[in-house]
RNA sequence: AGAGUUUGAUCCUGGCUCAGGACGCCCGCUGGCGGCGCGCCUAACACAUGCAAGUCGAGCGAAUGAAGUUCCUUCGGGAACGGAUUUAACGGCGGACGGGUGAGUAACACGAGGGCAACCUGCCUCAUAGAGGGGAAUAGCCUUCCGAAAGGGAGAUUAAUACCACAUAAGAUUGUAGUACCGCAUGGUUCAGCAAUUAAAGGAGCAAUCCGCUAUGAGAUGGGCCCGCGGCGCAUUAACUAGUUGGUGAGGUAACGGCUCACCAAGGCGACGAUGCGUAGCCGACCUGAGAGGGUGAUCGGCCACAUUGGGACUGAGACACGGCCCAGACUCCUACGGGAGGCAGCAGUGGGGAAUAUUGCACAAUGGGGGAAACCCUGAUGCAGCAACGCCGCGUGAGUGAUGACCGCCUUCGGGUUGUAAAGCUCUGUCUUCAGGGACGAUAAUGACGGUACCUGAGGAGGAAGCCCCGGCUAACUACGUGCCAGCAGCCGCGGUAAUACGUAGGUGGCGAGCGUUGUCCGGAUUUACUGGGCGUAAAGGGAGCGUAGGCGGAUUUUCAAGUGAGAUGUGAAAUACUCGGGCUUAACCCGAGUGCUGCAUUUCAAACUGGAAGUCUAGAGUGCAGGAGAGGAGAAGGGAAUUCCUAGUGUAGCGGUGAAAUGCGUAGAGAUUAGGAAGAACACCAGUGGCGAAGGCGCUUCUCUGGACUGUAACUGACGCUGAGGCUCGAAAGCGUGGGGAGCAAACAGGAUUAGAUACCCUGGUAGUCCACGCCGUAAACAAUGAAUACUAGGUGUAGGGGUUGUCUUGUCCUGUGUGCCGCCGCUAACGCAUUAAGUUUUCCGCGUGGGGAGUACGGUCGCAAGAUUAAAUCUCAAAGGAAUUGACGGGGGCCCGCACAAGCAGCGGCGCAUGUGGUUUUUUUAGAAGCAACGCGAAGCACCUUCCCUUGACUUGACAUCUCGUGCAUUACUCUUAAUCGUGGAAGUCCCUUCGGGGACAGGAUCACAGGUGGCGCAUGGUUGUUGUCAGCUCGUGUCGUGAGAUGUUGGGUUAAGUCCCGCAACGAGCGCACCCCUUCUUCUUAGUUCCCCUCAUUAAGUUGGCCACUCUAGCGAGACUGCCCGGGUUACCCGGGAGGAAGGUGGGGAGGAGGUCAAUUCUUCAUCCCCCUUAUGUCUAGGGCUCCCCACGUGCUCCAAUGGUCGGUCCAAUAAGAGGCAACCCCGCGAGGGGGAGCAAUACUGGAAAUCCGAUAUCAGUUCGGAUUGUAGUCUGCAACUCGCCUACAUGAAGCUGGAGUUGCUAGUAAUCGCGAAUCAGCAUGUCGCGGUGAAUACGUUCCCGGGCCUUGCACUCACCGCCCGUCA
Repeated sequence: AGAGUUUGAUCCUGGCUCAGGACGCCCGCUGGCGGCGCGCCUAACACAUGCAAGUCGAGCGAAUGAAGUUCCUUCGGGAACGGAUUUAACGGCGGACGGGUGAGUAACACGAGGGCAACCUGCCUCAUAGAGGGGAAUAGCCUUCCGAAAGGGAGAUUAAUACCACAUAAGAUUGUAGUACCGCAUGGUUCAGCAAUUAAAGGAGCAAUCCGCUAUGAGAUGGGCCCGCGGCGCAUUAACUAGUUGGUGAGGUAACGGCUCACCAAGGCGACGAUGCGUAGCCGACCUGAGAGGGUGAUCGGCCACAUUGGGACUGAGACACGGCCCAGACUCCUACGGGAGGCAGCAGUGGGGAAUAUUGCACAAUGGGGGAAACCCUGAUGCAGCAACGCCGCGUGAGUGAUGACCGCCUUCGGGUUGUAAAGCUCUGUCUUCAGGGACGAUAAUGACGGUACCUGAGGAGGAAGCCCCGGCUAACUACGUGCCAGCAGCCGCGGUAAUACGUAGGUGGCGAGCGUUGUCCGGAUUUACUGGGCGUAAAGGGAGCGUAGGCGGAUUUUCAAGUGAGAUGUGAAAUACUCGGGCUUAACCCGAGUGCUGCAUUUCAAACUGGAAGUCUAGAGUGCAGGAGAGGAGAAGGGAAUUCCUAGUGUAGCGGUGAAAUGCGUAGAGAUUAGGAAGAACACCAGUGGCGAAGGCGCUUCUCUGGACUGUAACUGACGCUGAGGCUCGAAAGCGUGGGGAGCAAACAGGAUUAGAUACCCUGGUAGUCCACGCCGUAAACAAUGAAUACUAGGUGUAGGGGUUGUCUUGUCCUGUGUGCCGCCGCUAACGCAUUAAGUUUUCCGCGUGGGGAGUACGGUCGCAAGAUUAAAUCUCAAAGGAAUUGACGGGGGCCCGCACAAGCAGCGGCGCAUGUGGUUUUUUUAGAAGCAACGCGAAGCACCUUCCCUUGACUUGACAUCUCGUGCAUUACUCUUAAUCGUGGAAGUCCCUUCGGGGACAGGAUCACAGGUGGCGCAUGGUUGUUGUCAGCUCGUGUCGUGAGAUGUUGGGUUAAGUCCCGCAACGAGCGCACCCCUUCUUCUUAGUUCCCCUCAUUAAGUUGGCCACUCUAGCGAGACUGCCCGGGUUACCCGGGAGGAAGGUGGGGAGGAGGUCAAUUCUUCAUCCCCCUUAUGUCUAGGGCUCCCCACGUGCUCCAAUGGUCGGUCCAAUAAGAGGCAACCCCGCGAGGGGGAGCAAUACUGGAAAUCCGAUAUCAGUUCGGAUUGUAGUCUGCAACUCGCCUACAUGAAGCUGGAGUUGCUAGUAAUCGCGAAUCAGCAUGUCGCGGUGAAUACGUUCCCGGGCCUUGCACUCACCGCCCGUCA
């Protein structure tokens, strides 16, 4: 000294929480010793028992009667003296102290300071003067009576330091008239005169003498009373008071006083908080805090109050009396029922209450107290001990050495790490504890409860002595297992839904340590009530406005006073505590001594700057006068025209009106339209303006009357008269209320029509209160500039309204000044936004208001109101946030710009039929499982009859079908038989591997054992890798710099341009990276090189480029060239670029492909592969047969073939390219209608293998369910393959279904594209309408970007940030 928590992130406001200290503490776990302290905070609840206040015989009468002496004696004893001792009464002193408690008390109770000229004071000290002579009683004792007891009565007798009167007596008291001096007033002191009144007690001693007694004065001590000041809450307590306030007189008191009484007067207190209610003993001090403060009032000390509750007095120096009295109440006890007794808030102790608080101990040895002459007695005060970790302080539970870093435990990447020098072992020590011996100070003679205690010495042995809490962040300290939003944790944030450092346990770490955690309370942190030290435009917070009372604050100057202020001195501020220094217990806590402090109060002296009081002067503040102009300022009265509606009349005919579209409504009984006349009420177009006026609300046709304020000029007058303003008073929009008018239009409520899922709304047609006037109430608004009023100062610029001055002009103008009203903008301020001479800047004064969100501006109470309601204004409970400003993104049925087969313009489709294929659903023993909007559904699967294959049924195996290691054996291997559905299993038969250094080794087979194998089992939300999508969209970032408190911004925005963040220009930015583009592959042109194939101009030759020959061409495949806005014109900013053109095979990224930034979707995949964790282990592994994945009432997706004449069928006929081929492609010949079969040349490819089809030329049928269409079905076959039934393809013959161009809706495509036609390949024994490729023929359209969808950039709003599939409100459960 701070930290956590609002947000995706930021700054601020603001609350909540934590870390610290303390306690008369409680609870949980644990517990060795000692010292010093401390211990009913609750029931001022009730108390058994014992003790806590007595003492004096030297006050007194008595009683008792020891030692001792004498006498007698029956020797047991008795008697007489003696008087120690003890004692109930009378009497004296003390029981008013000490000890306890905090109920009451908001008060002169307490505190600090004063006063008493208004008082008292036993015992004590000092001083003066005294004590003469008498009297009458009474308790006790004795007798007697009553009563259960407590106790009481009567009679007789007796003493005193008990009581009474008399004598003496003043410097005492009272009265009286005076003297001198003093004081703040009443008054006080002194002196002397006269008069009156009032005292006494003895005791001890041989004595000296001592202790007592009386009166008076003084002192000391202790009290009493009074005063100004100080310290709690509530105003939802605002008025209280009749002895009340004062006076006169009297009484009373120690004393003043309405303290009490009689009379008189009507006062007294209060917003500076009376009265009432609630709470509370006050202080020194204690805790905390840097301090100022805040909280507390245990122990110790001072004061007060109380003593079962309430009241009362007596005695006394002192009480209205804790262990005294009386009365009343409650309670308890005794009782013979008549009556009595009691008071632990003394010390112990008991019950009860409670979370909770001790022994019915020892002693008067010490320190004190009471009595006494003293010895001495009493003392639960006190000194000690006991119990309790309740607190503070100190000590110990061992020290050194000891590494192969032992074992157990825990973790592990299996290597190790950690526990850990820790242990064991070895060498030591003896503090505490135990035992034994000695043994204090406290008392310098005697006397010691503590106590055989402290302390000292000796002996013995590591022996008897460590726990508690925490370990996600705050906050020091981490791993494993278990659990699986369960159990639980939590001070705040929060943790737990199968890998929890947050739960529980274990190991380990950290912290403190005889304690450690927890609960509660207080302060701190919290500047979060802000005096020190904060705020109010938007976070909570300026009253709706003005006038004005009290109060607060106040211009210049002179003199004075000294209240505030400053300085000095004196007194006080008890001790203890605190701080500093020193000392004593071994140290410390603790105790002792000295000093300082106690910030305060009071008295006194000085100063006079400032504030203040008094007196005087002034004019700058404020006001008055005079002269002007401006204005929707206010009140009243009168007048005006336009418009609207209604009424009457005319003309006139079918609609009018209304809406997004309609309908309700009005209209043939004549509307609407139009013309004329009339009536009524309300509001005043244009001018009109961030123009004017007003305190605000507010004010708008014209004229008149009355009236308020501001401004300008002047400087004649007053001379601080000012500012603010709690209460108070007045004004105060709209709506609303009351009474009476008025009522055209508009229009809550209401009615109807629409809209809608509904529509108690928005829209339409009507329509009542009301809106208007007069009078009265209400008193609130986002009454806002969300900004209280006033004063002064602090850069400017530019408008505008009303004045004044100056200068110039024919006018419009220029400059200056003051008052309003706007905008922009420095300094400064602000969390930022913003404010900025009209401050939210810099000063001062005064008022109002706020202190987390909700509950709530609500309830109750008060006030106001006719009511509606207004005003004042809480709490229980609940949350950890609520909020302000700004930032990034996402979003908007916000805006701007741009792009895309996105729309539009076109072409061909899908959706209808049949079939193929995939999915859902259903079914089934099983129909394995995944994929699910775009971005699942001819997808994984580039090919399910067995296998595949995971699924189902059946049958088998268990170190296993597969891998590694170990042991031992040698049966390599092959064909066959039986059995079985098959594998498995049975049986014989044949046969004996390779290398060798001869030691052995290797392969293989079956056998055994232990580790293990195996899993298409789960989790794609634990993962890697791969992939999809946004999207080939143009974006995504960084470094340095700059701006901003910061998140962030800038760069990347702007102006152009592009397919493009492509490029240019500008710019607090300058550069760079990943993307774009280029580079790569292919295609289009071509030079050159090479020509086996291929090609072939020329030459020869053949049926034929067939062959010779030749590489010129074609073609093939290598290196190159070519295209770059390079050239020209125009536009454009001399840029980038765009439009057009030339040349060129190709022109503006030439066409196509591969290539996919940073991110998003917890997207897909654990069934390609890899992999963490979990699960199975004679089974979820492995082998085997059969079945299933191919079912089928239905729904959807993707395709194929069609519905025909641009066509079908038949015949003839032209032209490809990409590719593949040895268990293969197969020419050619023969057979078969055909699928195909039998032979089979050639080809390991540049050489061998294949009829391209559409097209074109003819023929045919002629618009029909057809010579269209081909599904379905039957029969007969071919091929592949162990096998074609479930369940393959193909062929021939026969059969010949639906279907005549397809609803809502929806898809693809911009050129060699769509459409159409065929060919090839992968997979593959066989199976292609799918997929991937190849070429042939070959279009139409694009005005354009308003709209739909998707995307990019800028901007704006936002209470969203899991980001609109968001957030959030109400009702119901």

Overview
Predicted 3D model of a 1373-nucleotide RNA (small-subunit ribosomal RNA) from an uncultured bacterium.